[in-house]
RNA sequence: ACAGGUUGAUGCAAACUUCGUGAAAGUGAAGGACGCUAAAGCUAUGGGUCUAAGGUUGCUUGUAAGUUGCUAUGAUUGCCAGGCUGCAAGU
Numbered sequence: 001a002c003a004g005g006u007u008g009a010u011g012c013a014a015a016c017u018u019c020g021u022g023a024a025a026g027u028g029a030a031g032g033a034c035g036c037u038a039a040a041g042c043u044a045u046g047g048g049u050c051u052a053a054g055g056u057u058g059c060u061u062g063u064a065a066g067u068u069g070c071u072a073u074g075a076u077u078g079c080c081a082g083g084c085u086g087c088a089a090g091u
């Protein structure tokens, strides 16, 4: 440099627990391993999914509150694609 994902090494770390953080969904650290390993590396760009503080709509009403629906500007890359990076054997 090429090529490719059959095997290795290495790496990552679900649930759960503790502490923190957040309105929530989630998320950070430590422990812990269900799995993943050419990307379970990075990136919210497209779709999906979760949440609804705030906003908005309707209803109730003792006029101050309660509550239904909708809504991402909040999340998720360990839901699927896209983009970027990149590893061993091999040649």
Stems, first nucleotide, its partner, number of pairs: 001091002005087001011036002016031006034078001041084003045081003048076003054071003058067003

Overview:
This is a predicted structure of a 91-nucleotide RNA (c-di-GMP-I riboswitch aptamer) from Dehalobacter sp. E1. The RNAcentral record of the sequence draws on ZWD.